[in-house]
RNA sequence: CGCUGAAUCCCCGCCCAGGUACGCCCGGGCGAGGAGCGGGGGACCCACGUUGCACUGGGGCGAAUCGCCUAUCGCGUAGCGCCGCUCUUUCGGCGCGAGCCCGUCAGCUAACCCCGUAAGCCCAAGGAAGAGGA
Numbered sequence: 001c002g003c004u005g006a007a008u009c010c011c012c013g014c015c016c017a018g019g020u021a022c023g024c025c026c027g028g029g030c031g032a033g034g035a036g037c038g039g040g041g042g043a044c045c046c047a048c049g050u051u052g053c054a055c056u057g058g059g060g061c062g063a064a065u066c067g068c069c070u071a072u073c074g075c076g077u078a079g080c081g082c083c084g085c086u087c088u089u090u091c092g093g094c095g096c097g098a099g100c101c102c103g104u105c106a107g108c109u110a111a112c113c114c115c116g117u118a119a120g121c122c123c124a125a126g127g128a129a130g131a132g133g134a
Stems, first nucleotide, its partner, number of pairs: 002121003008035003012031005018025002036117006046107001057105001058102004066076003079096005085132007
């Protein structure tokens, strides 16, 4: 400079360091708020609803599901991301296809209520059409 992601911006108080023309300026840390963005809970209506058996409750964030197998491992796959001016379509190429949380509880859901605003990476920078921007 860019990339994944909601994870950006503003403001107030205190503390620390520096500068000062003594008015303030600037950097960092902690705490409290706001905007924007993201997620969850939550009516009517709608949906679900019976019987028997078995059992490993059920649900949320996320692209991250599902199948096969020498089931150690690996091969595929729904789906997702990148190829640097932006968007859409398309061809080509390269990757991901995890993990975590709630705690026996939650369908949808107006009002309303609650929560998050992280973490990680970077030399990786192809073509065509259309529209726009600079």
A computed fold for a 134-nucleotide RNA from uncultured Baekduia sp., annotated as c-di-AMP riboswitch aptamer (ydaO/yuaA leader). The RNAcentral record of the sequence draws on MGnify. The source organism's lineage runs through Bacteria, Actinomycetota, Thermoleophilia, Baekduiaceae and Baekduia.